[in-house]
């Protein structure tokens, strides 16, 4: 100097004038005056997990659904942190839908002889047996899967011996299986020890098996107040029944339930923001985070509040607006700032 990897932060600001709105105070009955607040890092997607509210059980089971290495964190999770295995990268690092193929079933196109207790297309042998022989050998029978070819994948790999030719047929090493030892909480690791010629590939983001987890509905939940109407009309089932917040069964509670037509109301208050809250410091921990102390209050609209103008600065403004709240994940993002680490080239 170049090329990268990874972590964190900002993402318009200040002043003035007018306008909107929550709360507080004053004064009044004028939409007044003053003070103090007023959209995000993703508010988005509605994908997970909860808090909260309601359901006369929310108990048990089946079906169904979710997660899937180990250990921690957390209110909890499919999230986060740290490890392990596998894969990618020279590397810093990144990805991981990561339990089980010896419970069973299914699938592996095309090519290829053959795609799983799986084979003979090209080929190798002619030992033994039969026939012929010009005595070189040829044919039949028989043996082989080591060589070649096909393919993503073909009855472990390399070497030596052996054989008619071969083959774990035997041996050595590697691989694999089983048992033990050492380290680690564990997943797992080990140039560790022993036994065994050794189970016949892959695939479970195929069905399936195994382990663990799961009541339901949702702020349009729900509670209260006021007002109005038609306590209207009809049909069906009925205690051997029916109803009870996904389906089915058992249990439990209750004693009526279901459907159609028609009428009234759609107003107001609460829920509604002080929280698994934020910030700073300290301690413990590799870390996620936990504990302690101190300080702070930071939107609550309801046809939906923050807009317009001027001046200055400047990163010249991207993605984009709360609707009960919180913890995550995923997606979008102009421009800018800070830190750590890796590789390459050159100079000293």
């Nucleotide at each position: 100097g170049g090329a990268g990897u990874u972590g964190g932060c900002c993402g318009g600001a200040c002043a003035g004038u007018c306008g909107c709105u929550g709360c507080c105070a004053g004064c009044a009955g004028g939409u007044c005056u003053g003070g103090u607040g007023g959209a995000g890092g993703a508010a988005a997607g509605u994908c997970c997990g909860g808090g909260c509210u309601c359901c006369g059980c929310a108990g048990g089971g089946c079906a169904g659904g979710g997660u899937g290495c180990c250990a921690g964190g957390u209110a909890a999770c499919g999230c986060c942190u740290g490890g392990g295995g596998g894969g990618c990268g020279c590397g810093a690092g990144c990805c991981u839908a990561c339990g089980g193929a010896a419970a069973g079933u299914g699938c592996c196109a095309c090519a290829g002889a053959a795609a799983a207790c799986a084979u003979a297309c090209c080929g190798c042998c002619u030992a033994a047996g039969c026939g012929c022989u010009u005595c070189g050998g040829c044919g039949c029978c028989g043996g082989c899967a080591a060589g070649g070819g096909u393919g993503a994948a073909a009855a472990g790999g390399u070497g030596c011996g052996g054989u008619a030719a071969g083959a774990g047929c035997g041996c050595a090493c590697c691989g694999c299986g089983c048992g033990g030892g050492u380290g680690g909480u564990a997943a797992c690791a080990c140039g560790c020890c022993g036994c065994g010629g050794c189970a016949c590939g892959g695939u479970a983001a195929a069905c399936c098996c195994c382990a663990c987890c799961c009541g339901g509905a949702g702020c349009a939940a729900g509670a209260c107040c006021a007002a109005a109407u038609a306590g209207g009309g009809g049909a069906g089932c009925a205690u051997u029944g029916g109803u009870g917040u996904g389906g089915c069964c058992c249990g439990c509670a209750c004693u009526g339930c279901u459907c159609c037509c028609g009428g009234g109301u759609a107003g107001g208050u609460c829920g509604c923001u002080a929280g698994a809250g934020g910030u700073g410091c300290g301690u413990g921990g590799u870390g996620a985070c936990a504990c302690g102390c101190a300080c702070c209050c930071c939107a609550g609209a309801u046809g939906a509040a923050u807009g317009a103008c001027u001046g200055u600065c400047c990163c010249c403004g991207a993605c984009a607006g709360a609707a009960c709240c919180c913890g995550g994940c995923u997606u979008a993002c102009a421009g800018g700032c800070c830190g750590a680490c890796u590789c390459c080239a050159c100079c000293u």
Predicted 3D model of a 348-nucleotide RNA (Bacterial RNase P class A) from Methylonatrum kenyense. Its Rfam family is "Bacterial RNase P class A". The family's RNA type in Rfam is ribozyme. The sequence was found by an Rfam model in a public genome assembly.